[in-house]
Molecule: FMN riboswitch aptamer (RFN element)
Organism: Halodesulfovibrio aestuarii
């Protein structure tokens, strides 16, 4: 550098109203990968690990583009595809912190539903950021 294979997402308890609502409303829970770290752990003092939904990216997913077909729609490619795709203040320490402390916020794809979902179904026993291992 190529390759193979493995592994890769959590959450609605209780209450209200209503013919109906894990979708509304009080309230609860949840927090992918990757990089950053003053903080924290282990060391064999060289080092080594854990630490951020909302700070930088990236991922599925809807769409957009090309193609093809049995074309009001199906399928298959494409990330040197535009877009949708979200969110953070204060205060304290301190050279230094959107990351520690304390506090109060504030966000979650697409379809589908007896009624409007970050939590239910559903595509998906998929895909995939990436993580590990092998192998040349």
């Nucleotide at each position: 550098u190529a390759u193979u294979c493995u592994c890769a997402g959590g959450g609605c308890a209780g209450g209200g109203u209503g013919u109906a609502a894990u979708u509304c409303c009080c309230u609860a829970c949840c927090g992918g990968c990757g990089g950053u770290a003053a903080u924290c752990c282990u060391c064999u003092u060289u080092a080594g690990g854990a630490a951020a939904g909302c700070c930088c990216g990236c991922g599925a997913g809807c769409g957009c583009u090309u193609c093809g077909c049995u074309u009001u729609g199906c399928g298959a490619a494409g990330g040197a595809c535009a877009g949708c795709a979200g969110a953070u203040c204060u205060g304290g320490u301190g050279u230094g912190a959107u990351u520690c402390c304390a506090g109060a916020g504030c966000c979650g794809a697409c379809g589908g539903u007896u009624a409007g979902a970050g939590u239910c179904c559903g595509g998906a026993u998929g895909a995939a950021a990436g993580a590990g291992a092998g192998u040349a």